This is a predicted structure of a 1468-nucleotide RNA (small-subunit ribosomal RNA) from an uncultured bacterium. RNAcentral holds the sequence, with entries from ENA and SILVA. The coordinates come from a structure-prediction model, not an experiment, and the mean pLDDT is 84. Its Rfam family is "Bacterial small subunit ribosomal RNA". Its family is annotated with structural constituent of ribosome and ribosome in the Gene Ontology.

RNA sequence: AGAGUUUGAUCCUGGCUCAGGAUGAACGCUGUCGGUAUGCCUAAUACAUGCAAGUCGAGCGAGGAACUUGUUCCUAGCGGCGAACGGGUGAGUAACACGUAGGUAAUCUGCCCUCAAGUCGAGGAUACCGUUCGGAAACGAACGUUAAUACUGGAUAGGACAUCAUAUAGCGCAUGCUAAGAUGUUUAAAGGUUACGCUUGAGGAGGAGCCUGCGGCGCAUUAGCUAGUUGGUGAGGUAACGGCUCACCAAGGCGAUGAUGCGUAGCCGGACUGAGAGGUUGAACGGCCACAUUGGGACUGAGACACGGCCCAAACUCCUACGGGAGGCAGCAGUAGGGAAUUUUCGGCAAUGGGCGAAAGCUUGACCGAGCAAUACCGAGUGAAUGAUGAAGUAUUUCGAUAUGUAAAGUUCUUUUAUUAGUGACGAAAAGGCCCGCAAGGGAGAUUGACGGUAGCUAAUGAAUAAGCCCCGGCUAACUACGUGCCAGCAGCCGCGGUAAUACGUAGGGGGCAAGCGUUAUCCGGAAUUAUUGGGCGUAAAGGGUGCGUAGGUGGCGAUGUAAGUUUAUGGUUAAAAUGCUGGGCUCAACCCGGUAGCGCUAUGAAAACUGCAUUGCUAGAAUCUGAAAGAGGUAAGUGGAAUUCCAUGUGUAGCGGUAAAAUGCGUAAAUAUAUGGAGGAACACCAGUGGCGAAGGCGGCUUACUGGUUCAUGAUUGACACUGAGGCACGAAAGCGUGGGGAGCAAACAGGAUUAGAUACCCUGGUAGUCCACGCCCUAAACGAUGAGUACUAAGUGUUGCCGUAAGGCAGUGCUGAAGUUAACACAUUAAGUACUCCGCCUGAGUAGUACGUACGCAAGUAUGAAACUUAAAGGAAUUGACGGGAGCCAGCACAAGCGGUGGAGCAUGUUGUUUAAUUCGAAGAUACGCGAAGAACCUUACCAGGUCUUGACAUCCCUUGCAAAGCUAUAGAGAUAUAGUGGAGGUUAACAAGGUGACAGGUGGUGCAUGGUUGUCGUCAGCUCGUGUCGUGAGAUGUUGGGUUAAGUCCCGCAACGAGCGCAACCCUUAUCGUUAGUUACCAUCAUUAAGUUGGGGACUCUAGCGAGACUGCCAGUGAUAAACUGGAGGAAGGCGGGGAUGACGUCAAAUCAUCAUGCCCUUUAUGACCUGGGCUACAAACGUGCUACAAUGGUUGUUACAGAGUGAUGCAAACUCGCGAGGGCAAGCAAACCACUUAAAGGCAGUCUCAGUUCGGAUUGAAGUCUGCAACUCGACUUCAUGAAGUUGGAAUCGCUAGUAAUCGCAGAUCAGAAUGCUGCGGUGAAUACGUUCUCUGGCUUUGUACACACCGCCCGUCAAACCACGAGAGUUUGUAAUACCCGAAGCCGGUGGCCUAACCGCAAGGAGGGAGCCGUCUAAGGUAGGAUAGAUGAUUGGGGUUAAGUCGUAACAAGGUAACCGUA
Repeated sequence: AGAGUUUGAUCCUGGCUCAGGAUGAACGCUGUCGGUAUGCCUAAUACAUGCAAGUCGAGCGAGGAACUUGUUCCUAGCGGCGAACGGGUGAGUAACACGUAGGUAAUCUGCCCUCAAGUCGAGGAUACCGUUCGGAAACGAACGUUAAUACUGGAUAGGACAUCAUAUAGCGCAUGCUAAGAUGUUUAAAGGUUACGCUUGAGGAGGAGCCUGCGGCGCAUUAGCUAGUUGGUGAGGUAACGGCUCACCAAGGCGAUGAUGCGUAGCCGGACUGAGAGGUUGAACGGCCACAUUGGGACUGAGACACGGCCCAAACUCCUACGGGAGGCAGCAGUAGGGAAUUUUCGGCAAUGGGCGAAAGCUUGACCGAGCAAUACCGAGUGAAUGAUGAAGUAUUUCGAUAUGUAAAGUUCUUUUAUUAGUGACGAAAAGGCCCGCAAGGGAGAUUGACGGUAGCUAAUGAAUAAGCCCCGGCUAACUACGUGCCAGCAGCCGCGGUAAUACGUAGGGGGCAAGCGUUAUCCGGAAUUAUUGGGCGUAAAGGGUGCGUAGGUGGCGAUGUAAGUUUAUGGUUAAAAUGCUGGGCUCAACCCGGUAGCGCUAUGAAAACUGCAUUGCUAGAAUCUGAAAGAGGUAAGUGGAAUUCCAUGUGUAGCGGUAAAAUGCGUAAAUAUAUGGAGGAACACCAGUGGCGAAGGCGGCUUACUGGUUCAUGAUUGACACUGAGGCACGAAAGCGUGGGGAGCAAACAGGAUUAGAUACCCUGGUAGUCCACGCCCUAAACGAUGAGUACUAAGUGUUGCCGUAAGGCAGUGCUGAAGUUAACACAUUAAGUACUCCGCCUGAGUAGUACGUACGCAAGUAUGAAACUUAAAGGAAUUGACGGGAGCCAGCACAAGCGGUGGAGCAUGUUGUUUAAUUCGAAGAUACGCGAAGAACCUUACCAGGUCUUGACAUCCCUUGCAAAGCUAUAGAGAUAUAGUGGAGGUUAACAAGGUGACAGGUGGUGCAUGGUUGUCGUCAGCUCGUGUCGUGAGAUGUUGGGUUAAGUCCCGCAACGAGCGCAACCCUUAUCGUUAGUUACCAUCAUUAAGUUGGGGACUCUAGCGAGACUGCCAGUGAUAAACUGGAGGAAGGCGGGGAUGACGUCAAAUCAUCAUGCCCUUUAUGACCUGGGCUACAAACGUGCUACAAUGGUUGUUACAGAGUGAUGCAAACUCGCGAGGGCAAGCAAACCACUUAAAGGCAGUCUCAGUUCGGAUUGAAGUCUGCAACUCGACUUCAUGAAGUUGGAAUCGCUAGUAAUCGCAGAUCAGAAUGCUGCGGUGAAUACGUUCUCUGGCUUUGUACACACCGCCCGUCAAACCACGAGAGUUUGUAAUACCCGAAGCCGGUGGCCUAACCGCAAGGAGGGAGCCGUCUAAGGUAGGAUAGAUGAUUGGGGUUAAGUCGUAACAAGGUAACCGUA
């Protein structure tokens, strides 16, 4: 310090997630030791048991015990001090509770310290105890006796209080305070002991009370709150001020700087995190507060409204003799319960501290220690060195090996730790007692340890006693095998898993941390993701619809003063601990002990630049006056013409109207059209313009009246009067609402006609609200420049409006292009989205949702404000490359058009589907399957079916055993495979041959073409596809490759931030067309000779053959073009612009085809899914489709006769000639391994005859009979021949195919396969056309551009209802549980007040009696409780509403392309 995740890729915005640290933690697995800390976060739930506050006999009497008989010890009671500390908890509390800084001139203070003074003299009771009585108990009652440092008078004293007058002195911010004077009232004491008490006064220290400034939570869907409330006067009360309380008077007080209400919460020092600013937190330790079962109350006291005190009420628990009593662990242990979860019913007062005491001492669950827990932090160990055969085992493997791995074993060492034995602490200082000293103080010698026989130290034995957890797809360090097969499972995010999973499970190996390791939860960080430091708002979330203006915020140029802000110096404080720095102590560290620094607040000085404040000026901001100017600015009244419609009349006749086409509609009752006249309403053509005006909404004929604002020019006036603007007020399109008018046209709703699968739409014919006017509401719009207002500054160029100026030019608007700059980009750019300042509004992932609830407004519609649960990893912006569009432009193609001939109808052939079947083997499936694999299924082929057989196998390799046994031939059985017998005699001992055996294995046309290689189809022989360097862009990418021309072509030329290059195009290759040359057999034959015949001699001219060459290149000419490339025409030429044809197929697309050509991974099978055999099937046949053949006839059929090819093939072959047969063919047989012989008669054509438009002399299917050939074998199931038979069919619906020249069409010939079996396929030649204006349309393709919400790329994406399941939420007749108040009733205990009667030791009084006191009673206040109506929060509720989620449900197709009616906003 960053990383992953939206996309095909990119940049941005933006959320989600991760890596770090922390914890009073918990859970899972594991666990050797020590030190130091920590340990109910939940039920402030309930508690058994024990302990946690006592002490003093040197205050008092009394009783008891012991014996030494006068001593010691013990203690129930009275009395004193303490129990208000210490310890616990965080329920309540949003408060002067806490923190901080102050005040107290408004206060108190036991014990302690200092100073001063005093401690005199009397009295009456009472507990204990004794007797009697009540009660179960707790606990009491009456009478009698007694003491005090208990209690009560008196004396003295200074003091306190009140009054007086301030005439004194000093001080204070004010009320006032201090000191001093006089008078009056009132008030002290206690002893016991040798050292302490007690009383009074003045101070101190420490503690406490009260008051104040400032500071720290959420909600405004909490906006008004308040009656002792705010203040005053007087009184009461308190330690003390005060409405603290009361009487009277006044009507105040608080609040947008957030009162009141609701919710939540103990606060702080600090802790965690963070670079910091901050954020979160308040366990342990420390300070403060509050509480002690719940609520109320006082008493005592220096101090409490009191955790281990009292009284009352309530709930709960316990005891009970039922009458009544007792209790309060949020003290330490412990129990139950709750919970994911938190310890021992331990030891000791040895230390520190507290209480009491003169002291010894007693007491102390404070505390010190131990125990339990890896809960945390820190530390130690689990051994060290050497050791290669790289052991074994395990895992992997390409079978060679590799890894674990110096790891182990082995050898040599060490002994921390553990075990045993021995030794053995620090913490302890004392106090007291004794001695010295007047004292302060000093001295000597004793005693005291829970922890603990612990820590530590020493010795002995011996590697002996000690390693796990998580992870290994990316983030993120670390990889392989097996199992599993969208299953089981994983997952923090992205995401893994559907048969080769580095992501699941296991193993081996590896990585990380380590007595721990992971997970979960929470907080901070990363997150600049609430942005003060440090963000934004044109399009990503975000500018209010617009203005006026209040509070507030901000504010021009000078001078003087002030000192609030500001800066600076010093003082105080900021407790300790903690943190930082720095020293030291435990062997180190954690831990502990010193020193130092320090935020903030406060006080006192200083400075005066800036801000503020006060005073006084200025004119540049702002405003006013004067003079001009422009304008659809506003309101009201009047008025004008054109047009539509309607009415009347005339003319006129059959249609009009409407549409893509129609129909509804209107019209013979006279429409439409046309002419004239009239009525009525609404809107204002041309001018008209990114022209004008207005704050926005908005404003358009003309005239008049009233009226707002703006601009320009000149001078004058005021003198900062300004800017913004939360609330507030006003305006605010359309639609809509109310009342009353008006209503021509248009037109929601509605009706009809069309369209359509449907059409509640788009189109058409009608048509009501409404649109118009007046008045009143509504208050929303994509109210948009998606851009708040104001001021200043920052290059230019060019239009236009208004004013000024003679002009140059200036000012004010309104547009465009562009610099710097900005921006994610697009873009903005003096009219900023630039540079700055001021003020306001708004945003913080998407959905839920602008919804629900609440509130306000509204007649209503609704508007404003405005959530959450839940769901989700994205949603989004801009730009890029593609793809796509029922977008655009350009271009090409037998793509259309123009033509010729077909298919689709018939019969047959062939392939496919389907069906059937025991099987009808398998594959191919739009184009790119279907006369395809198959260049040829009777057996074989053959993969299928039935039956019969074999199991190391029909075929290969290895091993073992045997060796005269093989093939062939014959015979027998059998359907055959096979079996048996005979004959036979190859090959072989290197046993290489054969048989038998054993297991490794063979075998598989079994699966997966979506695991693959290879091969192939298609786009497409289309002109494209890319790269290097450079440049541009943040980037994906662009440029090049686009543009202007041209081409068959990314072909070439020109231009150009590109310059070059590669794969494609072209060319090179084959063939064909012309010529030359060479050669001349089996080919040829002009001349010569010869023959029946190029038959032979001969020739090498010709044809031809096959080698080598030539030829064609826009080379030449003219025109066009840009002087280019090129095109058009021409010449010459056999051939002319690629001459014709072929081979040749770029990057890639279709998970295209093929595991059945072959090869191959993995899976499956192994007496079978392998192998052999016979027979059957692949040839089936209601039906459908594709491809063909033959036809329907006269351009023909038929009969006769007669010409002319090319290219091939031939030995298991082609076969002449001759001969037989009507024929298929047979017989015999020459020749030929081929320019020699044969197949081999080419056919259409020519000539001549016949048929004469018919289902025919067309057509030949089908069927019968008889044959031929091949072959072991033609039944299923071959081809051919002859005779006979003679079906459909008379040119083919919608639709659709091929072809542009030697082409289509037509005619025959050959070959491959092959025993036989082509209408198919592949080739060959013969005859030989028509048409192309052209690119509007169809299809396909290319280039450019545009839109896009598509990228699996339109066979895309995607919306809503309905149906189903689940989830959370709203409404809901209500039901129910709390909470806080209000009113009234009742009213315990208790303080305070009152009090007739009753009771009464101290004082007064001779006495009677009095003073004083007490109980009781009454009253005010008041807790709990009750009643009532409301408020508010939760739970629940039949039903209901929308929302969300969920691989393959239904209906449509709304959006994205012009999305097929452009989309969207508001409204009905």